[in-house]
RNA sequence: AAAAGAAUUGGGCAAAAUCGCCGAAAGGCGGUGACGCAAAGCUGCGGGUCUAAAGCCUUAUGGUUAUGACAGCCGGGUUGCCUUA
Numbered sequence: 001a002a003a004a005g006a007a008u009u010g011g012g013c014a015a016a017a018u019c020g021c022c023g024a025a026a027g028g029c030g031g032u033g034a035c036g037c038a039a040a041g042c043u044g045c046g047g048g049u050c051u052a053a054a055g056c057c058u059u060a061u062g063g064u065u066a067u068g069a070c071a072g073c074c075g076g077g078u079u080g081c082c083u084u085a
Base pairs, nucleotide, nucleotide: 003084004083005082012037013036017032018031019030020029021028022027035072041078042077043076045075046074047073048070049069050068055064056063057062
């Protein structure tokens, strides 16, 4: 240094719910709050999932579709603490 994570150091993050705001929605941001997490740090590169405003189709109900979203769905890339030492 790569690799690994049973124990260990200082700690870190923050699910659901709820309040406020943004958004057509999915969802996001902030406060409270902890279900959990050894990357539950970052990153939309690959797969997957969610939404459907506008568009297109339909007599209508509806259907379809990402340019929208999800990193706590999986993988990849990249950065980091401790120990093995």
Record summary
A computed fold for an 85-nucleotide RNA from Acetomicrobium hydrogeniformans, annotated as c-di-GMP-I riboswitch aptamer. Of the family's consensus pairs, 95% are formed in the model. Its mean pLDDT, the model's own confidence on a scale to 100, is 86. Lineage of the source: Bacteria > Thermotogati > Synergistota > Acetomicrobiaceae > Acetomicrobium. The sequence was found by an Rfam model in a public genome assembly.